[in-house]
Molecule: small-subunit ribosomal RNA
Organism: Candidatus Dadabacteria bacterium
RNA sequence: AUGAAGAGUUUGAUCCUGGCUCAGAGCGAACGCUGGCGGCACGCCUAACACAUGCAAGUCGAGCGAGAAAGUGACUUCGGUCGCGAGUAAAGCGGCGAACGGGUGAGUACAACGUGGAUAAUCUACCCUAGGGUCUGGGACAACCCCGAGAAAUCGGGGCUAAUACCGGAUAAGACCACAGUAUCCAAGGAUACAGCGGUAAAAGAUUUAUCGCCUUUGGAUGAGUCCACGCCCCAUCAGGUAGUUGGUAAGGUAAAGGCUUACCAAGCCUAAGACGGGUAGCCGGCCUUAGCGGGUGAACGGCCACAUGGGGACUGAGACACGGCCCUGACUCCUACGGGAGGCAGCAGUGGGGAAUAUUGGGCAAUGGGCGAAAGCCUGACCCAGCGAUGCCGCGUGAGGGAUGAAGGCCUUCGGGUUGUAAACCUCUGUCAGGAGGGACGAUGGGACACUUGUGUCUUGACGGUACCUCCAGAGGAAGCCCCGGCUAACUCCGUGCCAGCAGCCGCGGUAAUACGGAGGGGGCAAGCGUUGCUCGGAAUUACUGGGCGUAAAGGGUCCGCAGGCUGUCAGGCAAGUUGGUUGUGAAAUCCCAAGGCUUAACCUUGGAAUUGCAUCCAAAACUGCCUGACUAGAGUCCAAGAGAGGUUGGCGGAAUUCCCGGUGUAGCGGUGAAAUGCAUAGAUAUCGGGAGGAACACCAGAGGCGAAGGCGGCCAACUGGCUUGGUACUGACGCUCAGGGACGAAAGCGUGGGUAGCAAACCGGAUUAGAUACCCGGGUAGUCCACGCCCUAAACGAUGGAUGCUAGGUAGGGGGAAUUUAAUUCUCCCUGCCGUAGUUAACGCAUUAAGCAUCCCGCCUGGGGAGUACGGUCGCAAGGCUGAAACUCAAAGGAAUUGGCGGGGGCCCGCACAAGCGGUGGAGCACGUGGUUUAAUUCGAUGCUAAGCGAAAAACCUUACCAAGACUUGACAUGUUAACUUAAGCCUAUACGAAAGUAUGUGGUGGUUCCGGGCUUGCCCGGAACAGUUAUCACAGGUGCUGCAUGGCUGUCGUCAGCUCGUGCCGUGAGGUGUCCGGUUAAGUCCGGUAACGAGCGCAACCCCUAUCUUUAGUUGCCAUCACUUCGGGUGGGCACUCUGAAGAGACUGCCAGCGACAAGCCGGAGGAAGGUGGGGACGACGUCAAGUCAUCAUGGCCCUUACGUCUUGGGCUACACACGUGCUACAAUGGCUAGUACAAUGGGUCGCAAACUCGCGAGGGUGAGCCAAUCCCAUCAAAGCUAGUCUCAGUUCAGAUUGCAGGCUGCAACUCGCCUGCAUGAAGUUGGAAUCGCUAGUAAUCGUGGAUCAGCAUUGCCACGGUGAAUACGUUCCCGGGCCUUGUACACACCGCCCGUCACACCACGAAAGUCGGUUCUGCCCGAAGUAGCUGUGCUAACCUUCGGGAGGCAAGUUCCUAAGGUAGGGCUGGUAAUUGGGGUGAAGUCGUAACAAGGUAGCCGUAGGGGAACCUGCGGCUGGAUCACCUCCUUU
Repeated sequence: AUGAAGAGUUUGAUCCUGGCUCAGAGCGAACGCUGGCGGCACGCCUAACACAUGCAAGUCGAGCGAGAAAGUGACUUCGGUCGCGAGUAAAGCGGCGAACGGGUGAGUACAACGUGGAUAAUCUACCCUAGGGUCUGGGACAACCCCGAGAAAUCGGGGCUAAUACCGGAUAAGACCACAGUAUCCAAGGAUACAGCGGUAAAAGAUUUAUCGCCUUUGGAUGAGUCCACGCCCCAUCAGGUAGUUGGUAAGGUAAAGGCUUACCAAGCCUAAGACGGGUAGCCGGCCUUAGCGGGUGAACGGCCACAUGGGGACUGAGACACGGCCCUGACUCCUACGGGAGGCAGCAGUGGGGAAUAUUGGGCAAUGGGCGAAAGCCUGACCCAGCGAUGCCGCGUGAGGGAUGAAGGCCUUCGGGUUGUAAACCUCUGUCAGGAGGGACGAUGGGACACUUGUGUCUUGACGGUACCUCCAGAGGAAGCCCCGGCUAACUCCGUGCCAGCAGCCGCGGUAAUACGGAGGGGGCAAGCGUUGCUCGGAAUUACUGGGCGUAAAGGGUCCGCAGGCUGUCAGGCAAGUUGGUUGUGAAAUCCCAAGGCUUAACCUUGGAAUUGCAUCCAAAACUGCCUGACUAGAGUCCAAGAGAGGUUGGCGGAAUUCCCGGUGUAGCGGUGAAAUGCAUAGAUAUCGGGAGGAACACCAGAGGCGAAGGCGGCCAACUGGCUUGGUACUGACGCUCAGGGACGAAAGCGUGGGUAGCAAACCGGAUUAGAUACCCGGGUAGUCCACGCCCUAAACGAUGGAUGCUAGGUAGGGGGAAUUUAAUUCUCCCUGCCGUAGUUAACGCAUUAAGCAUCCCGCCUGGGGAGUACGGUCGCAAGGCUGAAACUCAAAGGAAUUGGCGGGGGCCCGCACAAGCGGUGGAGCACGUGGUUUAAUUCGAUGCUAAGCGAAAAACCUUACCAAGACUUGACAUGUUAACUUAAGCCUAUACGAAAGUAUGUGGUGGUUCCGGGCUUGCCCGGAACAGUUAUCACAGGUGCUGCAUGGCUGUCGUCAGCUCGUGCCGUGAGGUGUCCGGUUAAGUCCGGUAACGAGCGCAACCCCUAUCUUUAGUUGCCAUCACUUCGGGUGGGCACUCUGAAGAGACUGCCAGCGACAAGCCGGAGGAAGGUGGGGACGACGUCAAGUCAUCAUGGCCCUUACGUCUUGGGCUACACACGUGCUACAAUGGCUAGUACAAUGGGUCGCAAACUCGCGAGGGUGAGCCAAUCCCAUCAAAGCUAGUCUCAGUUCAGAUUGCAGGCUGCAACUCGCCUGCAUGAAGUUGGAAUCGCUAGUAAUCGUGGAUCAGCAUUGCCACGGUGAAUACGUUCCCGGGCCUUGUACACACCGCCCGUCACACCACGAAAGUCGGUUCUGCCCGAAGUAGCUGUGCUAACCUUCGGGAGGCAAGUUCCUAAGGUAGGGCUGGUAAUUGGGGUGAAGUCGUAACAAGGUAGCCGUAGGGGAACCUGCGGCUGGAUCACCUCCUUU
């Protein structure tokens, strides 16, 4: 010494930069809701706007003269007089005060204020101290009286009078003036003291006799004036200002220095350390905030200043240029008899007005203070109090304890309960505040009066106020709200709403489950308040002094020179300005802090201390800075000798090439492009040879090589010239560094004048491309490019890195020198240019002795994005334009680096029926099925790229069925429960009517419960009750294929059977994250091997499972038949279980073996053996995740919706429609075929509401009958079909193809019309191999052939799922298309390229600029006029004191006049503000138009400067940059 906190928001995530926002404190506040009491404070921030009314400054009779009235008493001649009232009131002369106190903040950026000084350049009434004095005369003027003018205000004339009013004279010092001295002090100028001579100037009295006054002088105190230094806001888009200006001399003036004023002389003075100008503003102590430094502010209290209706002026006075005085002028208000007058609340109240907003026309001088007075006292809106206001601070209360059945009610609920909540009720208490009653102050220890023994006594004095306070009474009685509850930020649920209504400080909520809107319940915070708004500081290190930055985030000037300025090497001595320590003065009081004390406490108040970080003064120190002096050589420079170089300027010379011209040869093309065309060419091009002309640029050398400050510089030679490096001794001796302003240089483009012009080439003209193509490509082509002179002055003018100096590991390469040496080399050293890298640093990337490291000095620059490098102003320029350079408005971001991913018309590697190689299809036809669309009463719903569309549906005639029409039902077709009634009811059988049916209505007869208990009672029956069952009625409820797949579960598709996706620990990184998972091989594979800061592991891969291919064992019925026997010749029978087969258990395959390759690996290739060979074939199996993918109509389910209907039943219809479009299939177009005849060989399956043999009828579908079989037995099923054999057809719309249609039939079924399938006969359409395009398939596969099954009454030769038969072709290969994996790269994408995003145009709104003008404000200059007034002049009029020679004079007043001058007028400027037709760009605004410029190589790399062009983004030319991808090459580096 007591003091320092952060958070939200840019991203998919991260770090950084950076802004915005919040939490805190405060207020003279206002607004909203609410409001019990008291104390202490505070209360027009706006219109220095205007003010009615009252009050706010008087007092003194002890300075002076004069002096009422009402009333009353007495007297009265009734007219009055006298006394008291009263020497009172009112007024006057005179004195003091009125310059204080009180108000306000307009003006003022300095003549103010603050701090410290100076006054030797000054004044100061009253007060204090001290000395001296107070003598003698004089003349007036008010009041008063008279007269007069005026409406009034007021004024004029005449007359009288007093004084502490006025005047003369005397006296007077240490006062003042003049003269010349001495001493002391003093920076200077000068000051003080002393003695001398001469001159000048005073006075007033009053009274109670004790004093109070008066004059002069000294000193003090107090107050004031003036001067100096320092401090004191913003704008430089205000850069020059100034004529009394700066100084001098003289004079005037003032209390006082001074251009303060005047005359003359000189030409100065201020200014980048900001003059002058503009804007704003009273300053300070303090107050608020802050850890502090600071920042903001200047209410209340205190100090100073300024002002008093706007402006000017003086008078009086000690003091004023005077708030409640005067004069003048302007504006305004009022009175008026129109002639004239009056007024000034920014004093206290109060009124109007303005405004978001700020109080009573109160009481009292009791206290404190002030004026006057000797005093009593008077006056005092200063002040003390009261009133109003939650405006603030502080205190108190609205009750306390007990009280669970955790009441009721509310809210929520998973329906169990929870919560409100000890909260309430209820019980026991207390008594603050408010209310009632009684008592009742302090403030007065003071002041005043009287008395007397002069310090005592008596009397008297309170606005607040019957207030504070004390006591008593009654009774929980009268007293709680406001905001918030998504995060920041403490506090959560329900309902309503449905991008609406609304919220919001920032981020952001709201589109049907909102903790964010509104309400409610509950909760949190504060509390007589609580919120909101506004403002200030803080947080904000976000202007950074304390305490920031500039390679890429905003920020290094394009480069150099250089004045001012800043900084400056080594040593010694001196000084003491800075610096350090101390002394003294000051830093007012109040405030803040500490301590103590007083109000019951606190706020508040009192006292003391500390502090006041400052300024000044004096003393001391001498390290550092500074100054002076002397010295030094390491910085800097000079000299000598060498050296390298595209350094600069000028002149000359040279060859190659392009183009053009001439001539020769030569002939049909040339040229150009992705492909073309325009163009050139038979008038001879291109090509080629020779000659010539002209301009521009200088191949190779040539190199991250050299030089230069930068821009920049390239053939050769010469001249002139700048800088640099090395070596050397000598010399100078800090001469240095940096640099605002200034100066010079400054690519390209561009401009002016004059030349020149070969090539190239903006503009322009053609040709292409394209949807368009004002472009990219092509053919031409002008400025320009070149030269001279003059401008311009900008670039990605970049190392995006200012200059200088020192320090801090190395390695390596290049260029130029030097030294040593053993002369190959090597070592050392200086300068320059690169690369890598340590420490360090950085947000990271990176930088790293050429720093972006560590330090010092100087300059420039930055402070969110946009608006905008724009506007206005200034300045430069011929112009283009450059330099300087804002604001309104708008957004919550904009940005840097790095990370993960996605993507790329980036790259590398790899895979897949992905392409290629093949085979067969689709797309064309007819038909079937599905979908879209259309239609319809309905054509129910869903599925919609791949991943919907022969899909849900493995069967729509009714049913299904969800749709439509019509008819019906309402506890319901279905479930559970409650209550009531019934048990002769209902149901079942049966009948009638209506009806399409469902059903409705009405009956007839029959039948018609179970168990238990009790009673009657003999059984049996009856009665009653209970339970179960049933019916009817009621209430709860049922029901919904109604909505939401974007609230969900479950299930599924897809990427994809792709090889990936992750974790633990460790390591790396600030972090996101990385590593592992990368690299080299290899694999179908993140499969394995090796390497390796990783080591392991998990989910995936593979394997384990099933089927299949071989074998073995076992078991043989319904299977089989080799051997044996029988036989009706059929494994039929006996018999057998060998084989086939069946179904159970096993074996088998593992790169195990051999050879080669490979790294001695993993593995690959070939071979052997084997039924099978390198995952043998097939299946099941689908990682982390993606698509808000699909499904609420399988099911389940939250929420919402319907409830005589969106539920249920029924009949009929529809889902089957039909101009058309698409998808998936079938059948074909024929001879590798059709037809006919004959003939061979399967497997899987299914079957009792069934499969059905044999027999029989029918041409056939099928019918009749019906054995057998619940199945290795019987049946479907004679069975296969393609095939094979034989015949026929002979290339045609056919003996192909079979659609369509007619007729006749069959089957199922209540029922085949809408709308089934099948059969026979007849009919015989399109179609002759299919455009663009597109699909499947790599082997028992494709292709082709048939068979079975599910669903099912029936309906599939076309779908689906299975089964077997026959059975190919091709793969060189990975350039390309598609999809995918890994690595890498760019990225402005992350909703992730179906991304992002630019500009014109159109519309709406907003602010701004320009603008013919127009209306104000302010200011300057010239001139005119000129009030009041001071001063001067004049001496016209008047004139008491004094003088007088009596004439007058001096002086005064008035008048006139001069200078100055307010206001006013006029003319012309400057600055500034408002407004404006029109106009310009800018900003903002869910879904407007045109294009596609940028981000990937963004599809022409982009960008910068400049110029031209174009609807627009933009394009093109010239020069520049990398902040360009990719490939190759060169160079360099690292490692080996």